[in-house]
A computed fold for a 74-nucleotide RNA from Coemansia sp. RSA 2336, annotated as transfer RNA. The organism belongs to Coemansia, within Eukaryota.
RNA sequence: GUCUCGAUGGUGUAGUUGGUUAUCACAUCUGCCUAACACGCAGAAGGUCUCCAGUUCAAUCCUGGAUUGAGACA
Numbered sequence: 001g002u003c004u005c006g007a008u009g010g011u012g013u014a015g016u017u018g019g020u021u022a023u024c025a026c027a028u029c030u031g032c033c034u035a036a037c038a039c040g041c042a043g044a045a046g047g048u049c050u051c052c053a054g055u056u057c058a059a060u061c062c063u064g065g066a067u068u069g070a071g072a073c074a
Base pairs, nucleotide, nucleotide: 001073002072003071004070005069006068007067010026011025012024019057028044029043030042031041032040050066051065052064053063054062
């Protein structure tokens, strides 16, 4: 330099060739349980999906660009 793939709560992830409160697990908080803790049970908070622009009535999803990470080739 060229090409490919990824970026989604604190962490790791699902998701969809567009459609109306974005999924699950762990972690965190609250309650129950316990003498207390842990486990277990119930509940809650936490994201506007890397950024900018475009298309559209409507974008996490499509298009272009940028940033960043990984890989392959040279």